Parts: sequence; structure tokens; C1' cells
RNA sequence: AAUUAAUACUAGGGGUGCUAGGAAAUUUAACUUAGCUGAGAUCAUACCCUUUGAACCUGAACCAUUAAUCGUGGUGCAGGGAAGUGGAGAUUUGAUCAA
Repeated sequence: AAUUAAUACUAGGGGUGCUAGGAAAUUUAACUUAGCUGAGAUCAUACCCUUUGAACCUGAACCAUUAAUCGUGGUGCAGGGAAGUGGAGAUUUGAUCAA
């Protein structure tokens, strides 16, 4: 000097289900308990993600698995999808000095 980059700050983007019971009710929908998975399961102001983008959405109650429509894997070099500052550290190159 160059590249990369953690944390942090500010700004923004997301998702919040599935199963069983209870209560209520048979018109509408909502309440509550327990279980499952996960970073996160309805406001936690938390968690995750922000183009080097699988956070999340569409495909899609798709295919396989599963108690499950959730989750996991595939689909997926499919299509969309929200940024700035900053710089701990790391790597490379050059010069100089020392051995």
C1' cells in the first nucleotide's frame, strides 16, 4: 500500500407454525393447557437477514420422510427479495533495518 473482514452504530427486510386435549359453541370466530422442531412459534423490541443476499416469499397442502398441513432433505447454477458507516483481526506485495 492492496484485498478481505468480526464486533458495534444507524437504517431497513422477514417469519411467528404443527399435533392432541380442555373450555366455549354449533352463526362467526376467538381463548387456554401440554407436546414437536428451530436462532426465533405474536410483539419477544427479541431472533435472523441485508446484494459475496437460502433471512424470507412464489412454485406448494409439490416429492421423500414425519404423529403432523409444522420441521428436515430435494426441487435450487428456478424466479423474486432489504444498506450505509466503520474497522479488531487475517492475508499478500513493496521499501528499509537487523541477524
The RNA shown here (TPP riboswitch aptamer (THI element)) has 99 nucleotides and comes from Prochlorococcus sp. AG-449-G23.
The prediction has a mean pLDDT of 78.
Taxonomically the source falls in Prochlorococcus (Bacteria, Bacillati, Cyanophyceae, Prochlorococcaceae).
It was read from a public genome assembly, where an Rfam model found it.